[in-house]
A computed fold for an 87-nucleotide RNA from Paenibacillus alvei, annotated as c-di-GMP-I riboswitch aptamer.

This record gives sequence, structure tokens and C1' cells, in this order.
RNA sequence: AGGAUUUAAAGGCAAACUCUUCGAAAGAUGAGGACGCAAAGCCUCGGGCCUAACAUCUUCAUGGAUUACGGCGGCCGGGUUGCCAUU
Repeated sequence: AGGAUUUAAAGGCAAACUCUUCGAAAGAUGAGGACGCAAAGCCUCGGGCCUAACAUCUUCAUGGAUUACGGCGGCCGGGUUGCCAUU
């Protein structure tokens, strides 16, 4: 320097749920809280999933349908960076 592994120590992150703020919603921020995580660090490039305000179509109307420019990186793949230990 490269590859593999996840047995130890230290340290890290934080699901559900509750409160708070933002948002049309999905969801997100912050606080508490730990189900889990060896990339559960970062990036929407591809797929998947959620929502449907605006827009379009439709309805006498309430409403309904389609749609991401909104989201989920803790759904999967990809890209990129990286701590400790063992071999």
C1' cells in the first nucleotide's frame, strides 16, 4: 500500500413512541427515547415505495382520476469518503 473478516476495547448513529416547529400531505427539524446499525457517513445516478399542493381532465356540485417539480439514503443497486482491531 492492497485484499478479506467482524472476535475485543473505546467511541459513534438512533426505529417505534411522546412533545415541539415546519409542511397541503408524505415527510422533515429539535428534545426525550433505543428497535436496531460496521458505513444506519455523504450523494436522488438507476429501480422501488409514499404523498398529490400546483397543473390537466372530469362532475350541476361535493367530489373523482392522472401527474413530482415534494419526499423515503434505516427499501435495493450504484458513486464517494472513512475510525479501531484481527488476518